[in-house]
Transfer RNA from Clostridia bacterium DTU068, 72 nucleotides, folded computationally.

């Protein structure tokens, strides 16, 4: 330099044009002589930025930025 893959919750991930969700961590409250585990319930998201299409974008185009492969 050149391709191409990923960026969503504190962590590991769904979600491919119409209300942002899942497990696991965290808090509460049952249960228990307590603790673990179990159930029930909470809180946590400018969906990398920044523009474009669209009635309507996390999704579709573009450019940046970050990280990983890969070529040279």
């Nucleotide at each position: 330099g050149c391709u191409g893959g990923u960026g969503u919750a504190g962590c590991u991930c769904a979600g491919c044009g119409g209300u942002a969700g899942a497990g696991c961590a965290g808090c509460u409250c049952a249960c228990u002589c307590g603790u673990a585990a179990u159930g029930a319930g909470c809180a946590g998201g400018u969906c990398g930025u920044c523009g474009g299409u669209u009635c309507g974008a996390a999704u579709c185009c573009g450019a940046c930025c970050a990280u990983c492969a890969g070529c040279u």

About this RNA: Its Rfam family is "tRNA". From the family's description: Transfer RNA (tRNA) molecules are approximately 80 nucleotides in length. Gene Ontology term of the family: triplet codon-amino acid adaptor activity. The coordinates come from a structure-prediction model, not an experiment, and the mean pLDDT is 83. It was read from a public genome assembly.